RNA sequence: CACCGAGAAAGGCAAACCCGUCGAAAGGCGGGGACGCAAAGCCACGGGUCUAACGCUGUAUAGCGAUGACAGCUGGUUACCGAA
Numbered sequence: 001c002a003c004c005g006a007g008a009a010a011g012g013c014a015a016a017c018c019c020g021u022c023g024a025a026a027g028g029c030g031g032g033g034a035c036g037c038a039a040a041g042c043c044a045c046g047g048g049u050c051u052a053a054c055g056c057u058g059u060a061u062a063g064c065g066a067u068g069a070c071a072g073c074u075g076g077u078u079a080c081c082g083a084a
Base pairs, nucleotide, nucleotide: 004082005081012037013036017032018031019030020029021028022027035072041077042076043075046074047073048070049069050068054065055064056063057062
C1' cells in the first nucleotide's frame, strides 16, 4: 500500500412507525424512534427502481413519456480504526 473485517477502541449513521412541514405524486426536510449498516459518506450524465403534475394518444376508467425522485438495489468514488 492492497485485500480483509475482532464479542477491539474511539466515534458515526438510522428502517418501520408517529408528529410537523414541503411536494401533483414518488419522495424530501425537521423532531421522536432503532430494523439494521464497515462506507447506511459522496455521485442520479453506468445499469436499475418509483412517480406522472405537465405533454401526447384514446369515447373512456386508461396507456406512454422525466424535465421529478430513490445512494438502505447494483455500480463508481473517497475515507476512520487495525486483531486474525
Molecule: c-di-GMP-I riboswitch aptamer
Organism: Chloroflexota bacterium